[in-house]
RNA sequence: GACAAUCGCCGGCGGCUUCGCGCCGCGGGAGGAAAGUCCGGGCUCCAUAGGGCAGGAUGCUGGAUAACGUCCAGUCAGCGCGAGCUGAAGGAUAGUGCCACAGAAACGGACCGCCGAUGGCCGGCAUGCCGGCACAGGCAAGGGUGGAACCGUGGUGUAAGAGACCACGAGCGGCGUUGGUGACAACGCGGCUGGUAAACCCCAUCCGGAGCAAGACCGAAGAGAACGCGGCGGCGCGCGAGCGCCGCAGUCUUGGCCCGAGACGCGUUCGGGUUGGUUGCUUGAGCCGCACAGCAAUGGGCGGCCUAGAUAGAUGAUUGUCGCUUCAAUGGUGGGAGGGUCGUUCCCGUACAGACCACCGGAAGUACAGAACCCGGCUUA
Numbered sequence: 001g002a003c004a005a006u007c008g009c010c011g012g013c014g015g016c017u018u019c020g021c022g023c024c025g026c027g028g029g030a031g032g033a034a035a036g037u038c039c040g041g042g043c044u045c046c047a048u049a050g051g052g053c054a055g056g057a058u059g060c061u062g063g064a065u066a067a068c069g070u071c072c073a074g075u076c077a078g079c080g081c082g083a084g085c086u087g088a089a090g091g092a093u094a095g096u097g098c099c100a101c102a103g104a105a106a107c108g109g110a111c112c113g114c115c116g117a118u119g120g121c122c123g124g125c126a127u128g129c130c131g132g133c134a135c136a137g138g139c140a141a142g143g144g145u146g147g148a149a150c151c152g153u154g155g156u157g158u159a160a161g162a163g164a165c166c167a168c169g170a171g172c173g174g175c176g177u178u179g180g181u182g183a184c185a186a187c188g189c190g191g192c193u194g195g196u197a198a199a200c201c202c203c204a205u206c207c208g209g210a211g212c213a214a215g216a217c218c219g220a221a222g223a224g225a226a227c228g229c230g231g232c233g234g235c236g237c238g239c240g241a242g243c244g245c246c247g248c249a250g251u252c253u254u255g256g257c258c259c260g261a262g263a264c265g266c267g268u269u270c271g272g273g274u275u276g277g278u279u280g281c282u283u284g285a286g287c288c289g290c291a292c293a294g295c296a297a298u299g300g301g302c303g304g305c306c307u308a309g310a311u312a313g314a315u316g317a318u319u320g321u322c323g324c325u326u327c328a329a330u331g332g333u334g335g336g337a338g339g340g341u342c343g344u345u346c347c348c349g350u351a352c353a354g355a356c357c358a359c360c361g362g363a364a365g366u367a368c369a370g371a372a373c374c375c376g377g378c379u380u381a
Stems, first nucleotide, its partner, number of pairs: 001322007009029002012026005031368001035379002038377005043211004055207005060074005075089001076087004081343002090202002095200002097196003111143002113139003118136002120133006151169006170193003174189006215279004224270006231248007250264005286305005292299002323366005330361006338348003
């Protein structure tokens, strides 16, 4: 993990009903990731003329798609023995910055070194030449430092040298021709030469915000507002019905009781929308099959199917049988020259001790996790 039995849990449909979500029957009930909530979309509400700044994301080309940071097909680069795998893959010729330590210098530099043609000083003489010094000065070839030293090698040249010049070569971007939709490739011409954009930045494209606890509907109780109504006695007014004023009364709590103290009207309606309930909610960029177009991702067509919807959260537990994986500590029987690995030149084995395979046994294990508005991805387990 599969099946069966028993006991449960959550929805649906039907029946019975003592109307109690009570009983019975039938049928359905987690995943490849339901997870992380990292991207993208649908849906909902709010905002919104249009544009810009700021901020964020993406970054080779073409395609797929509702959309994507995903996928497919290519280009280029890196890795690999190959098949192949991987890619944070625009711009370093827009500008600014940075390049630890070491080192003279990390883009404007000289420690050792080389030269000293020219100028200077000293000496010689044949008086404008020679020799010496290494003071001015010139150079960047060689040494040394470093991951990286001003493109490399060879030559010309020079006092010594240097892309200063020449030949060949490397890289970068530009122009042209050819091929390709394009990234790009091949060839030719002329130019330039450290690295870094996973530093700021520049360029191009895209981006309004919040989220099912969105949103919609129904609506207790309590508090609030409006209106109406209410016992008894006394006094006053009025012919009267009645009206006004004053006082008293009821119930509850405290308490053994009294005094005292404290609390409280009743009914209807209203708006608000709390506890709660209904909806959103599962028929959808859906799943399966067939052929078609396409290299493919994918698309359209035809036919069939309906496949969880809980709300503190159902989808479980027990037993039995079977399956699957592994054998480092595994017995027996049979086969057996190959087996492992993507394939190898690598590893194991090739007969007294035999790798490996099959069957019958034995032992251990049987995971990660779990819907919560829904999809497409990515990542992790």